Large-subunit ribosomal RNA, half A from Mesomycoplasma hyopneumoniae, 1672 nucleotides, folded computationally. Taxonomically the source falls in Mesomycoplasma (Bacteria, Bacillati, Mycoplasmatota, Metamycoplasmataceae). RNAcentral holds the full RNA, with entries from ENA.
Context: one part of a larger RNA
């Protein structure tokens, strides 16, 4: 370590269960709100964080009723308390009711902050207390502009049922989209939908005809339902919209005004009058006084009271005992009772009779509805007559433009109206679908109107074949909460001990969690996120098996070895064998190195509505059948209702005929009809409209949210060490008639220069699961300028912004986030859950914006039916063809020879006519050989038609319902194409695979064999095999020696078999040995040389058995070696050509033999050939079984005979699961679920027994579905694995000391690290982190005694500091006013609004923790009272001032430091010297004094300016000074504050202890010196100076000056004394742990202070003060 098994843990599925959700119905209701809504904030309890109630009268107060015993809310617990003088609880009616909110005294950043008036209260206020004070409308009445009257505007009082809210509904207007659908798109659709706005009701809206309708006529407001009808119509006549009359129904209701006329009165408006189409009314004339209605509801008005019913709390309500199991009885037995009640819940297991209740009866002191009824009140006719008059005007029409009507401009009526016209008046006028005549209906330019109709947040009653914690509302629970996001917006997870807490006293271990014993309970494996408790995953028991072994892990056979059963042909294990590439998708084809899924559980995808068509059931049938509606109501059901539908006749464009019509002049002929059942429900299969099996974009639109990121702008602030060059000017000299020009010195510009902080990033390493979702590190660019940076504010997405990259606009940008249309659309991808049976394709052909998509046909299925034979096969027989072969006769093409015209070229000739050659050229012709998809004088096998026979036995044809299928492979073979390449392509035939298992080819879809219903340890074959591996043959004749076999070609081969053909050979071959191989001559020639042998030419003769003017090798030539050629020896075969088997070379690749499957094999186990036997498949057969269908028979069965591979798909029949109905049962003596188990059925799935468990559950027959998962990079929740890995975010050490425990915590020492920061002090922001006390579960990257962690306490103290009570920029907001479909924009007067004007305190001390806030001591503002003195005051108006840039210089002065006098202390026993250390400090206010610098006027007269006045301001004119006397203004100095405070140093007391020493404590207390010179700031003098060119807020403020007001102690001013001084804010960090980056993050973040050497320096480096060693 595997595999059963055992008992455990993790974890939370299942079962059961329901407080809670959902979807309805009946009632009843449909609003609240300036008497301050809805919604909130913040308080409120004895302890109180949360809910929840209330509201300073604060888990409540007064009062009338019910009720009648506890009570003080959910929620314990303790302490206080109420209650029979009636609590607590219930209901009716009051009072209270803090702050925001419309919010409304003003202003705001919502729950804050400033306020005027009036009243009261105290002597009195700026104190306390209450009221008032918004905007707009109406109305009165007063004032009163430009402008005389008048109006606008102002004011003042009075009136408002006038603002806002909501229920994501429902109504009506107004604006008004796209996604989508037309398979693209633009009219058209989606739609007048979403939305977004403005208003209203309890409903709204329409509405009392200038209507509809046309029949042989009539109807009579509106609104709604059914039907007419998917018809009329209408329409890129495409997708698609789509009616009306009329008929059934619900409900039902009609009125009033303007006019004419007459009256009053202020001629504005009121009363009478009067209101309609067969025309009426005034108007004249005339008759009646009764009737009929109505009163929170039209039309005019008006209620009151009584009565009855309800509504908001209540009240009374029958009957059961006993035994039995049990921890409990309501279960069971047995015997009863009640019942107008046996609905439901409860209660220790299931309860008519225990509890609440239920039926039925009954009740209200107060509020309120509704009916009736009295009583008040209110309104109300009719005739004749027809001269005058009235009867709705910018109106109807009508012209152009739109838009509404089904109704797209069309013949287009009707209705609206933006624009331009513009009428008639009863003899009018309007309508009837262009438009005119008749007819016909009606009476327009005013108005109001219940009911039927539409909705449901809230109330109360109920109800479900709805869910039951991943369901069901997001939410059963502290849920719109936590938690995210700047915001709009987003948006969770989380139920169960037990009957009762009886919630575990006491004891052990442990610091402590925790456990272990006791108790309690029926159970504690019911012990606290506690019913059941499943599986992943993690341990453990026993049994077996495992350390030579290569493995989709199981199958199939099997030995040992343990057990010992649902009793079975056991259970476990499983040595060792045989055969053997998961699933599921997509595909021609996947073990595929093609895509999913880590593993478990739970969720998790053809529904549902109307229609329309088929098949099936049932009802009725020439007929069938309702629909809305009525009824009824415990939920309903029955009946009722004939409109309408479909059907009962057709044909025909239609009129029209009509079993026939139509077509034609017509007869005919010919279309379509005549033969014929429907219909209604249901149930199932398809279709069409809806989201339409399910999960998926990218996008468009709408309407909001974002400029805390970041772009650019406005306002208003701040920053930039030092170094360096030296630009106009100017001086001074030289120079010039003057200029100019040169020097030199002085100065002190620049988008100048170097370089820090500061902003940036060019390179390059790091990092890249970072320390960081953009950084570090070195280096590097800009660093007074188009710099940089704070605050605050502006642009917004069909748009901003942009020194411009498509940059940025909150980590998001070729058009942002959020919601919403909205389930957008997806010919595309993925994914689709249970079983048997029976049949089972296609990858093809036409069309196709089509090609991976779709429609028709093709091939499938099911159903009915139809043929005395149709479809297949084989044979016979008859046909018609022009392919393959074949020819060359035609068309072309192509060779060779002979002849051979014609041309051409040479030559001879040349006056012409010729002759002649010719390696040109070669029509025709002869012969002999040839090629063709687009020749053919021929010409087939098949195929194909048709006939006729047999075989088969429906394979065929036809209707219909329902499909899939169009991506196709290889392989053989006929062809195109391509390169006679492709596992290419693209046709025709075949066949397999696809959809096919077996067998054989090692393995190997497409090859050979052969098609699997099931079982069999039977048998016979195929294909291929027979040495082992491995079933079966060591058979036989040859070949091959190459491991050929068991990869490959030209080529090449004296490898070897075989067959032929030819030459030499006993006259002696062929090889081999020996020995000759000469001579003229070195042939000539050529050369330096050439002598056989470098080249040319010759190649001849002689001697010989032979021997070339030489085969080769060799020399400078020669010389040498050899060869042909000959003799000898030697003995028999020797050479050549040619076909053919088999073989050798040719032959090189990457981990490792690796081109027989291995082993291996050589007269085979290789090839060839022959034979016989054997073996070998799911084929074939034997034997036994299942289904199925035909047939037969003795018909609930049997037999016989067929069949039974399967993808898409199409037809059948089952199984489980939740619900529900009725039967019938089980069930604490144990129900579901869960765990084991060897049983049953083809399957799906069922039971039984034993545990576990602790209350429900089954089965029948029926019904209804949120009905069956393993795959969707599904969804959730758990668990694994990587893995005890990678990392622990910038590197001490020793000692004591607490403590269970110490690398980490305190002490203390040693040694390092920051020095323009890792010091010290603010802003924003955060919001309690401050501090003490305790604790260590979590969190701190380790640890932890510590903590920014947890838990209790505690701490923030202002007239002077920041901010409001003051001011105003940018910008907001904006009464009035101007715009706009609304919403809203914009904008005067005024208002807010700091980052900026203005504005009074400083020193020490002081707590754990605050201090410019407390104390101390010094001070200073403003205001009141009073008192003295003295003055006219005096805008909200003028004036002036407040009031500003940049740079550069340059003096003086301080803070600082540096050093000395100088002072303490210190070393050596002592005392000095000396050494060393250390100190050597002090505010503000006052007075004095003052450096340098600055500021110029002072009086008086005048005034068309300064919105009115001025004595002021400006301006002008005069006189005075104009050298700076003289005034201001002002840093510092010196006094004083300071006999002070503060330091260095010195240093008790008192307690503890035995002591040694500790603690206090280095506390109280004492307390020295306090001089000078250097050096010296970016501070101050300076808001100044000088210089330049871009010319650099506003108002309060204060100073003045008049309008006004003023005679009274009103009002100012100075001294002086008392008094008086309001809200917020104050802690703690401001960062290598409190801010913003999800973190205790190497980043980022404003402003101030700047010690010593070194240096120019804030640059570097080292060190003070002070911090700190980084949380392994």
């Nucleotide at each position: 370590a595997g595999u059963a098994u055992u008992u455990g843990g993790u974890g939370g599925a299942u079962g059961c269960c329901u407080u809670g959700g959902g979807u309805c119905u009946g009632a009843a209701a449909g609003u609240c709100g300036a008497u301050g809504a809805a919604g909130g904030a913040c308080g409120u309890g004895a302890u109180u964080a949360c809910c929840u109630g209330c509201g300073a009268u604060a888990a409540g107060c007064u009062u009338c009723g019910u009720g009648g015993a506890g009570u003080u809310g959910g929620a314990a617990a303790u302490a206080a308390a109420c209650u029979a003088u009636g609590a607590u609880a219930c209901g009716g009616a009051g009072a209270u009711u803090u702050c925001c909110g419309a919010a409304u005294g003003g202003g705001g950043g919502a729950a804050c902050c400033c306020a005027a008036u009036c009243u009261a209260g105290c002597a009195a206020a700026c104190c306390u207390a209450g009221a008032u004070u918004g905007c707009g409308c109406u109305u009165u009445a007063a004032u009163g502009a430009a402008u005389u009257c008048a109006u606008a505007a102002u004011u003042a009082a009075a009136g408002c049922a006038g603002c806002g809210a909501g229920a994501u509904a429902c109504g009506u207007u107004g604006c008004g989209a796209a996604u989508u659908g037309a398979a693209a798109c633009a009219u058209c659709u989606u739609a007048g939908u979403a939305g977004c706005a403005a208003c209203a009701g309890g409903a709204a809206a329409a509405g009392a005809a200038a209507a509809u309708a046309a029949a042989u006529a009539a109807u009579g407001a509106u609104u709604c339902c059914c039907a007419a009808a998917g018809u009329a119509g209408u329409g890129g006549c495409g997708a698609g919209c789509g009616a009306a009359a009329u008929g059934g129904g619900a409900a039902g209701a009609g009125c009033c005004c303007a006019a004419a006329c007459c009256g009053u009165u202020u001629u504005u408006a009121c009363g009478g009058g009067g209101u309609u189409a067969u025309a009426g009314g005034a108007c004249a004339u005339u008759u009646u006084a009764a009737u009929u209605g109505a009163g929170u509801u039209a039309g005019a008005a008006a209620a009151u009271u009584a009565u009855a019913u309800a509504a908001u709390a209540g009240u009374a309500g029958a009957a059961a005992a006993a035994g039995u199991u049990g921890g409990a009885a309501a279960g069971c037995u047995u015997u009863g009772a009640c019942a107008u009640a046996g609905a439901a819940g409860g209660u220790g297991a299931u309860a008519u009779c225990c509890c609440u209740g239920u039926a039925u009866a009954u009740u209200a002191a107060a509020u309120u509805a509704u009916a009736u009824a009295a009583u008040c009140u209110c309104a109300u006719a009719g005739a004749u007559g027809u001269a005058u008059c009235c009867u709705g005007a910018g109106u109807a029409a009508g012209g152009c433009g739109g838009g509404g009507c089904a109704c797209g401009u069309g013949a287009a009526a009707c209705c609206c109206u933006g624009u331009c016209u513009g009428a008639a008046u009863u003899u009018g006028c309007c309508a009837g679908g262009a438009c005119c005549a008749c007819c016909u209906g009606g009476u327009a330019a005013g108005g109001c109107u219940a009911a039927a109709u539409a909705c449901u947040a809230a109330u109360c009653a109920g109800a479900c074949a709805c869910c039951g914690a991943u369901a069901g509302u997001g939410a059963a629970c502290u849920a719109g909460u936590a938690c995210c996001g700047u915001g709009a917006g987003g948006g969770a997870a989380a139920g169960g001990u037990g009957a009762a807490a009886a919630g575990a006293a006491c004891c052990c271990c442990g610091a402590g969690a925790g456990g272990g014993g006791a108790g309690u309970g029926a159970a504690a494996u019911a012990g606290a996120u506690u019913c059941u408790g499943a599986a992943a995953c993690c341990a453990u028991u026993u049994a077996c098996u495992u350390a030579c072994a290569a493995g989709u892990a199981g199958u199939c056979a099997a030995a040992g070895c343990a057990c010992g059963u649902u009793a079975a042909u056991g259970u476990g294990u499983g040595a060792u064998g045989g055969c053997g590439u998961a699933c599921a998708u997509c595909u021609u084809g996947c073990a595929g190195u093609a895509u999913g899924g880590u593993c478990c559980g739970g969720c998790g995808a053809g529904u549902u509505a109307u229609g329309u068509u088929a098949a099936c059931a049932a009802g009725c049938a020439a007929g069938g059948u309702u629909a809305a509606g009525c009824g009824g109501a415990u939920u309903a059901a029955a009946g009722c209702g004939g409109a309408g539908c479909c059907g009962u006749a057709g044909g025909g464009a239609a009129a029209c005929c009509g079993a026939g019509u139509c077509u034609a002049a017509a007869u005919a002929g010919g279309g379509c009809g005549u033969u014929a059942a429907g219909u209604u429900u249901g149930u199932u299969g398809a279709c069409a409209u809806a989201g339409a099996c399910c999960c998926g974009a990218a996008a468009c639109c709408a309407g909001g949210u974002g400029a805390u990121c970041u772009a650019u702008c406005c306002a208003u602030g701040a920053g930039c060490a030092g170094a360096a060059u030296g630009a106009a000017a100017c001086u001074u000299u030289g120079g010039u008639a003057a200029c100019a020009c040169a020097a030199a010195g002085u100065g002190g510009a620049g988008g100048u220069u170097c370089g820090a902080a500061c902003c940036g990033u060019a390179g390059u390493a790091c990092g890249c699961u970072a320390a960081a979702a953009a950084g570090u590190g070195c280096c590097c660019g800009g660093a007074u300028g188009a710099c940089u940076u704070g605050u605050g504010g502006a642009u917004a997405g069909c748009g901003g912004u942009g020194a411009a990259a498509u940059u940025c606009c909150a980590a998001u940008c070729g058009a942002a986030c959020c919601u919403g249309g909205a389930g957008a659309u997806a010919g595309c991808u993925g994914g689709u859950u249970c079983u048997c049976u029976c049949c089972g394709a296609a990858a093809u052909a036409g069309c196709u914006u089509u090609a991976g998509g779709g429609c028709u046909a093709g091939c499938g299925u099911a159903u009915a039916g139809a043929a005395u034979c149709u479809a297949a096969u084989u044979a016979a027989u008859g046909g018609g063809g022009g392919u393959a072969g074949a020819g060359c006769a035609c068309u072309g093409a192509a060779u060779g020879u002979g002849g051979a015209a014609u041309g051409g070229c040479g030559g001879c000739a040349c006056c012409u006519a010729g002759c002649u050659g010719u390696a040109c050229u070669g029509a025709c012709u002869a012969u002999a050989a040839u090629c063709a998809a687009a020749c053919u004088c021929c010409g087939a096998a098949u195929a194909c038609c048709a006939u006729u026979a047999a075989u088969c036995u429906u394979a065929u044809c036809u209707a219909u319902g329902c499909a899939g299928u169009c991506g196709g492979a290889a392989c053989g073979u006929g062809g195109g194409u391509g390169a006679u390449a492709a596992c290419g392509u693209c046709c025709g035939c075949g066949c397999u695979c696809g959809c096919g298992a077996g067998g054989g080819a090692a393995a190997c879809a497409a090859c050979c064999c052969a098609g699997a219903u099931c079982g069999u340890c039977a048998g016979c074959u195929a294909a291929g095999g027979u040495c082992c591996c491995a079933a079966a043959a060591u058979u036989a004749u040859g070949u091959u020696a190459a491991g050929u076999g068991a990869g490959a070609a030209a080529g090449g081969u004296u490898g070897u078999g075989a067959a032929a053909u030819u030459u030499c050979u006993u006259a002696a071959a062929c090889a081999a040995c020996u020995a000759g191989g000469a001579u003229g001559u070195u042939g000539g020639c050529u050369u330096a040389g050439a002598a056989g042998c470098a080249g040319c030419c010759a190649c001849c003769a002689u001697u010989u058995a032979a021997a070339g003017a030489g085969u080769g090798c060799g020399u400078a030539a020669u010389u040498g070696c050899u060869c042909a050629c000959u003799a000898g020896u030697c003995a028999a075969g020797a050479g050549a050509u040619c076909u053919u088997g088999c073989g050798c070379c040719a032959a090189u690749a990457a981990u490792g033999u690796a081109a027989c499957g291995g082993g291996a094999c050589u007269c085979a186990a290789a090839c060839a050939u022959a034979a016989u036997a054997c073996c070998g498949a799911a084929g074939c057969u034997g034997c036994g079984g299942g289904u199925a269908a035909a047939c037969u028979u003795u018909u609930u069965a049997a037999g016989u005979u067929u069949a039974c591979g399967u993808u898409a798909g199409g037809a059948g029949a089952g199984c489980g699961u939740u619900u529900u109905a009725a039967u019938u049962u089980c069930g604490c003596u144990g129900a579901a679920g869960c765990u084991a188990g060897a049983g049953g059925g083809u399957g799906a799935c069922c039971a039984c027994u034993a545990g576990u468990g602790g209350a429900g559950a089954a089965a029948u027959u029926a019904a209804a579905a949120g009905u069956g998962a393993g795959a969707a990079u599904g969804c959730c929740g758990g668990a694994a694995u990587g893995a005890g890995u990678a990392a622990c975010g910038a590197u001490u050490c020793g000692a004591a000391g607490u403590g269970a425990g110490a690398a980490u915590c305190u002490u203390c020492g040693a040694c390092g690290c920051c020095u323009a920061u890792u010091g010290g002090g603010g802003a924003a922001g955060g919001u309690u982190u401050c501090c003490u006390g305790g604790g260590c579960a979590a969190g701190g990257g380790u640890c932890g005694u510590c903590c920014a962690c947890c838990c209790a306490g505690g701490g923030u103290u202002a007239g002077u500091c920041a901010g409001g009570g003051c001011c105003u920029a940018a910008g907001g907001a904006g009464a009035g006013g101007c715009u706009g479909a609304a919403a809203a924009g914009c904008g005067u007067a005024u208002c807010c609004g700091a980052u900026g004007g203005a504005u009074a305190a400083u020193c020490g001390g002081u707590u754990a923790a605050u201090a410019u806030u407390c104390c101390g001591a010094u001070a200073c503002u403003u205001g009141u009272u009073a008192u003295u003195g003295g003055a006219g005051u005096g805008a909200u108006g003028g004036g002036a001032u407040u009031a500003c840039g940049a740079a550069a210089a340059a003096a003086g002065a301080u803070a600082g430091u540096u050093u000395u006098a100088c002072c303490a202390c210190u070393u050596a026993c002592u005392g000095g010297a000396u050494u060393g250390u250390g100190g050597g400090g002090u505010a503000a206010g006052c007075a004095g004094u003052c450096a340098a610098g600055a500021a110029a006027g002072u009086u008086a007269u005048a005034u068309u300016g300064g919105c009115a006045a001025a004595u002021c301001c400006g301006u002008a004119u005069a006189a005075c000074a104009u050298u700076a006397a003289u005034u201001u203004c002002a840093a510092g100095c010196u006094g004083u504050g300071a006999u002070g405070c503060a330091u260095a140093g010195g240093g008790a007391a008192g307690a503890g202890g035995a002591g040694a020493c500790u603690c206090a404590a280095g506390u109280a207390c004492c307390g020295a010196a306090u001089u000078a010179a250097a050096u010296g700031a970016c501070u101050c003098u300076c808001u100044g100076u000088u210089u330049c060119c871009a010319a650099g807020a506003a108002a309060a403020g204060u100073c003045u000056c008049u309008a006004g007001c003023g005679c009274u102690a009103a009002u100012u001013c100075a001294a002086u004394a008392a008094c008086a001084a309001c809200c917020u804010g104050u802690a703690c960090c401001a960062a290598g742990a409190a801010c913003g980056g999800a973190c205790a993050c190497a980043c980022g973040u404003c402003c101030c202070c700047a010690a010593g050497a070194u240096g120019a320096g804030u640059a570097u480096u080292c060190u003070a003060a002070g911090g700190u060693g980084a949380g392994c």

Model confidence (mean pLDDT): 81 of 100.